Description: This is a predicted structure of a 95-nucleotide RNA (Glycine riboswitch aptamer) from Butyricicoccus porcorum. Its mean pLDDT, the model's own confidence on a scale to 100, is 77.
RNA sequence: GCUCUGGAGAGCUUCAAGGGGAAACGUAUUUCUCUCUGAACGCCGAAGGUGUAAGGCGGCAGAUGCCGCCGAUCUCUCAGGCAAAAGGACAGAGC
Numbered sequence: 001g002c003u004c005u006g007g008a009g010a011g012c013u014u015c016a017a018g019g020g021g022a023a024a025c026g027u028a029u030u031u032c033u034c035u036c037u038g039a040a041c042g043c044c045g046a047a048g049g050u051g052u053a054a055g056g057c058g059g060c061a062g063a064u065g066c067c068g069c070c071g072a073u074c075u076c077u078c079a080g081g082c083a084a085a086a087g088g089a090c091a092g093a094g095c
Base pairs, nucleotide, nucleotide: 001095002094003093004092005091006090011041013040014039015038016037018035019034020033021032022031023030024029042082043081044080048078049076051074055070056069057068058067059066060065
C1' cells in the first nucleotide's frame, strides 16, 4: 500500500424558490408527499487541518539550563458531518 471484518457523536430542524407525484375539487386552485437548490438557527468530532500537554529526538552548554523539530482520542471547529446508506480516526486478520 491492497482486500476483508468491527467501528462513535450530533437536526430526518425551520424558512423560501424550482421540479416530480398523489388526493380533493372541477378548470384553477387547495392539501399532502418526494427530490433538489439557497438561507437561518442549533449541534457533533473520529477524514483532513489549527493550538498545546506529557513525552521523544537533535543542537549548544556542562548549569538538571537554552534553542529547534516532532508530538494525543486533549483543544478549536477552518474544513467535514448531524435518519438509513455512504464516509469514518482507530483496531483485528490476510497478502
Rfam family: Glycine riboswitch aptamer. Clan: Glycine riboswitch clan.
Lineage of the source: Bacteria > Clostridia > Eubacteriales > Butyricicoccaceae > Butyricicoccus.